[in-house]
RNA sequence: GCCCUCUUAGCUCAGGGGAUAGAGCGACUGCCUCCGGAGCAGUAGGCCGAAGGUUCGAAUCCUUUAGAGGGCG
Numbered sequence: 001g002c003c004c005u006c007u008u009a010g011c012u013c014a015g016g017g018g019a020u021a022g023a024g025c026g027a028c029u030g031c032c033u034c035c036g037g038a039g040c041a042g043u044a045g046g047c048c049g050a051a052g053g054u055u056c057g058a059a060u061c062c063u064u065u066a067g068a069g070g071g072c073g
Base pairs, nucleotide, nucleotide: 001072002071003070004069005068006067007066010025011024012023013022018056027043028042029041030040031039049065050064051063052062053061
């Protein structure tokens, strides 16, 4: 220098043009319990790395860009 992959909740990850963006773990509240870190029920938490573009509609497609990882020279 060229190419590829990843970036979504506190953490690990789904979602690949159309629902209010989901799960597990974690946090918090309640119940249960002698107590509890076990069990049950529930709540909060994200405008999807950033900026533009395409589209009736973008986390999703395109362009640029930031960061991380890998391959080639």
Transfer RNA from a Coriobacteriales bacterium, 73 nucleotides, folded computationally. Its mean pLDDT, the model's own confidence on a scale to 100, is 81. The sequence was found in a public genome assembly. Lineage of the source: Bacteria > Bacillati > Actinomycetota > Coriobacteriia > Coriobacteriales.